The RNA shown here (transfer RNA) has 73 nucleotides and comes from Candidatus Caenarcanum bioreactoricola. Its mean pLDDT, the model's own confidence on a scale to 100, is 82.
[in-house]
RNA sequence: GGGGGUAUAGCACAGCUGGUAGUGCGUCUGCCUUGCACGCAGAAGGUCAGGGGUUCGAAUCCCCUUGCCUCCA
Numbered sequence: 001g002g003g004g005g006u007a008u009a010g011c012a013c014a015g016c017u018g019g020u021a022g023u024g025c026g027u028c029u030g031c032c033u034u035g036c037a038c039g040c041a042g043a044a045g046g047u048c049a050g051g052g053g054u055u056c057g058a059a060u061c062c063c064c065u066u067g068c069c070u071c072c073a
Base pairs, nucleotide, nucleotide: 001072002071003070004069005068006067007066010025011024012023013022019056027043028042029041030040031039049065050064051063052062053061
C1' cells in the first nucleotide's frame, strides 16, 4: 500500500426481511436473613464509532472517515 472482518448499556455479546433497541453479568432499591451470601421482585443505564446519502421510515442498505482484528505484499 491492497483485500476481508469488526464497532450496539459499565463489561461480554444478540438483534432474522428496513417498521417502538434486547440478553447475561455488573450497579441500585425492596423482600428474605440476627447479619452476609444465595434466591425472588423491581428499577436505572443507549449520540447503535463519526459524517453524508437512499427511503414515508435506517443499528440494519450505499459512500467517506476513524479505531481494532486478520490476510496478501
Lineage of the source: Bacteria > Candidatus Melainabacteria > Candidatus Caenarcanales > Candidatus Caenarcanaceae > Candidatus Caenarcanum.